[in-house]
RNA sequence: GGGCCCGUGGCGCAGUUUGGGAGCGCGCUAGAAUCGCACUCUAGAGGUCGGGGGUUCGAUCCCCCCCGGGUCCA
Numbered sequence: 001g002g003g004c005c006c007g008u009g010g011c012g013c014a015g016u017u018u019g020g021g022a023g024c025g026c027g028c029u030a031g032a033a034u035c036g037c038a039c040u041c042u043a044g045a046g047g048u049c050g051g052g053g054g055u056u057c058g059a060u061c062c063c064c065c066c067c068g069g070g071u072c073c074a
Stems, first nucleotide, its partner, number of pairs: 001073007010026004020057001028044005050066005
C1' cells in the first nucleotide's frame, strides 16, 4: 500500500435477508416478597446505531469518503 470482516445503552450481542415500531441478556435504579440479605417477580432510566456527505417521502440497513480494531497478501 491492497483485499475481507467488525464498530448498535455501562458490558456482551441480535436486528441489515425485504429500507418504515431501536431490541435481548447481564448490569443500574425503584417497588413487591423476606425479620433482613441473596434468589425471584414487576416497573423504569440509560442510544447523535463510530464520524461526515449522498440517494430516498423515509437510512442501523443502500452508495462514497474518513476514523478505530481484527485478519490475510505484498